Predicted 3D model of an 81-nucleotide RNA (c-di-GMP-I-GGC riboswitch aptamer) from Candidatus Rokuibacteriota. Model confidence (mean pLDDT): 86 of 100. It matches the Rfam family "c-di-GMP-I-GGC riboswitch aptamer". Gene Ontology term of the family: cyclic-di-GMP binding.

Formats: sequence, C1' cells, structure tokens
RNA sequence: CCCGAUAAGGGCACACCCGUCGCGAGGCGGGGCCGCAAAGCCACGGGUCAGACCUUUCGUCUGAUAGCCGGGUUGCCGAAG
Repeated sequence: CCCGAUAAGGGCACACCCGUCGCGAGGCGGGGCCGCAAAGCCACGGGUCAGACCUUUCGUCUGAUAGCCGGGUUGCCGAAG
C1' cells in the first nucleotide's frame, strides 16, 4: 500500500415520528427499526426525482439526490492474508 475482522474506542443515520424552511424533489434541528469503513467532502460523467418552458413525449433550463453508480479529494483503527 492492497485489504477489511463476530476486534477495540468512537462516528454516521434509512424508514418512521415531531418541529421548521421550500411550489416541489428535498434541506435543517431533535428522536430513531434498517444499514454504512468513507453513509466525510465535491454535482465532473451517467442515473433517478422535482419545478418551469416547450418545437409535445422529444428536448431545453433551473434545482434535488454524495444512503444510486462512476470519478476526484481528505481521512480513524489494524487481526488474518
């Protein structure tokens, strides 16, 4: 370095519930079955979703998603191999 344990100490938090912001997808705060070794960070490529427009089902624009995948970047621990 690869790798990733019925390891240790910690971390994160889906569904759902409450509050709040947003037209919406969703965001944020609190609680929190599932799950996660990058489920830390970045919308660069693809996907999905929302809104508007539209030449009308094809596309354009704006946005959301990093817990959909790829990519970039930083990083805790250390058994076996």